Notes:
RNAcentral holds the sequence, with entries from ENA. Bacterial RNase P class A from a Candidatus Zixiibacteriota bacterium, 364 nucleotides, folded computationally. Rfam family: Bacterial RNase P class A. By type it is a ribozyme. From the family's description: Ribonuclease P (RNase P) is a ubiquitous endoribonuclease, found in archaea, bacteria and eukarya as well as chloroplasts and mitochondria. It is recorded under the gene name rnpB.
RNA sequence: AGGAAACGGCCGGCGGUCGCAGCUGCGCGAUCCUUUGGGUUGGCAUAGCUGAGGAAAGUCCGGACUCCGAAGGGCAAGGUGCCGCGGAAAUCGCGGGCGGCGUAAGCCGACGGAGAGUGCCACAGAAAACAAACCGCCCGCCUCACGGCGGGUAAGGGUGAAACGGUAGUGUAAGAGACUACCAGCGGCCCGUGAGAGCGGACCGGCUCGGUAAACCCCACCCGGAGCAAGGCCAUGCAGGGUCAGGAGGCGGCCCGCCUCGACGGCCCGGGUAGGCCGCAUGAGCGUCACGGUAACGUGGCGCCCAGAUGGAUGAUCGCCCCCGGCAACGGGACAGAAUCCGGCUUACAACCGUUUCUCCCUC
Numbered sequence: 001a002g003g004a005a006a007c008g009g010c011c012g013g014c015g016g017u018c019g020c021a022g023c024u025g026c027g028c029g030a031u032c033c034u035u036u037g038g039g040u041u042g043g044c045a046u047a048g049c050u051g052a053g054g055a056a057a058g059u060c061c062g063g064a065c066u067c068c069g070a071a072g073g074g075c076a077a078g079g080u081g082c083c084g085c086g087g088a089a090a091u092c093g094c095g096g097g098c099g100g101c102g103u104a105a106g107c108c109g110a111c112g113g114a115g116a117g118u119g120c121c122a123c124a125g126a127a128a129a130c131a132a133a134c135c136g137c138c139c140g141c142c143u144c145a146c147g148g149c150g151g152g153u154a155a156g157g158g159u160g161a162a163a164c165g166g167u168a169g170u171g172u173a174a175g176a177g178a179c180u181a182c183c184a185g186c187g188g189c190c191c192g193u194g195a196g197a198g199c200g201g202a203c204c205g206g207c208u209c210g211g212u213a214a215a216c217c218c219c220a221c222c223c224g225g226a227g228c229a230a231g232g233c234c235a236u237g238c239a240g241g242g243u244c245a246g247g248a249g250g251c252g253g254c255c256c257g258c259c260u261c262g263a264c265g266g267c268c269c270g271g272g273u274a275g276g277c278c279g280c281a282u283g284a285g286c287g288u289c290a291c292g293g294u295a296a297c298g299u300g301g302c303g304c305c306c307a308g309a310u311g312g313a314u315g316a317u318c319g320c321c322c323c324c325g326g327c328a329a330c331g332g333g334a335c336a337g338a339a340u341c342c343g344g345c346u347u348a349c350a351a352c353c354g355u356u357u358c359u360c361c362c363u364c
Base pairs, nucleotide, nucleotide: 002359003358004357005356006355007354008353009352012321013320014319015318016317017316018315020051021050022049023048024047025046027044028043029041030040031039032038033037053335057346058345060344061343062342063341064340065227066226067225068224078222079221080220081219082096083095084094085093086092097111098109099108100107101106112218113217117216118215119212120211121210134157135156136153137152138151139150140149141148142147165183166182167181168180169179170178184208186205187204188203190201191200192199193198231278232277233276234275240269241268242267244266246264247261248260249259250258251257285304286303287302288301289300290299291298292297322333323332324331325330
């Protein structure tokens, strides 16, 4: 250098014009009031400021918030599963242990139980868990021989991702944990060490018991439901109710009064459709510095306010520059776009920039 690994930054840049949304200010208009003034306003005009993301996505976890439910316990269903710490919590993060991968930096792991039971283990293979034997080896019988039959064996070969411990020896017809030594593994017990998961070691035991639990299952722990179309407020009209005063009709010559209607308009009532408002943008907030901590993170100081729509704004165009494609003219700028908010995870993603680290092999 090439090739890798771990982090982090950025999401074309600058300027002009037109347009859209929000906020603030000002003006005109409308409207209200306690009227030299003040309030409201989604009517109009205008100035300034702001206006998508690292994933806004999938909706997979966890919460805030809201409504409903709820004595307590159990079953079912679902989830989680090494240790310590962080965090509001989490199928989250950090550090550590163990296992796997890699030469390494480093990466990955739902990582309790397979010695409770059940199921499954493709293809190949004799055989996939309870025993069994294709080739081979050994013994016996038959045969001139090739070979056949019966029995023993599981060392060797072969199949497979995986084959019933490994090596050496004793033993044997050949063999075999059948026996012995060492090693590996399993179980028990003890010692040392560590905060713990664990690590290191001694002794004993039967000689070995396959894998699979994001398969059923067993063990331990956790766990109400629905979701911003949650939910709350105002409320035109129509229909409904009340029957307060009017009105119409009847009794009556008239008035009062009484009875009936109430389909017309007013008033009142509750419900709450259209519509409007709130929820809804100051928050587990962001930046920076100091301190504590290996780190995740915490504490404190200072500074900042950073989209808020609802048939749903964030766009179009021009000039110069950058990058990509193309000979050029020219075309294009990854993935993708908020919808109550926040913390995670996962997925998609072109190019560029920065820091640190490793490097079997190759070159110097």
The source organism's lineage runs through Bacteria, Pseudomonadati and Candidatus Zixiibacteriota.